[in-house]
RNA sequence: ACGACUCUGGAGAGUCCCAUUGAUUUGGGCGCCGAAGGGGCAACGAUGGUUUCCCGUAACCAUCUAAUCUCUCAGGCAAAAGGACAGGGCUGG
Numbered sequence: 001a002c003g004a005c006u007c008u009g010g011a012g013a014g015u016c017c018c019a020u021u022g023a024u025u026u027g028g029g030c031g032c033c034g035a036a037g038g039g040g041c042a043a044c045g046a047u048g049g050u051u052u053c054c055c056g057u058a059a060c061c062a063u064c065u066a067a068u069c070u071c072u073c074a075g076g077c078a079a080a081a082g083g084a085c086a087g088g089g090c091u092g093g
Base pairs, nucleotide, nucleotide: 002092003091005089006088007087008086009085014030016029017028018027019026031077032076033075037073038071039070040069045064046063047062048061049060050059051058
């Protein structure tokens, strides 16, 4: 570096409708959000192959690689909880 624990900050979108439950229970319907998690994609670069009589150059093909981008599966749409990410403490290394 990276990881665990802990403290602080931390956005978005319906307190929607119907039935049901002791219950923010369960089921259904329409409309939305992206910052748990998950899926997808690029250039440059790297690797390999092919083309050329050879070398080089060049061209072509394939593979590898990302996000706060994108999808909306999951999750979420009053508060609470959760929450990517940031800072602090502590600890493994």
Molecule: Glycine riboswitch aptamer
Organism: uncultured Dialister sp.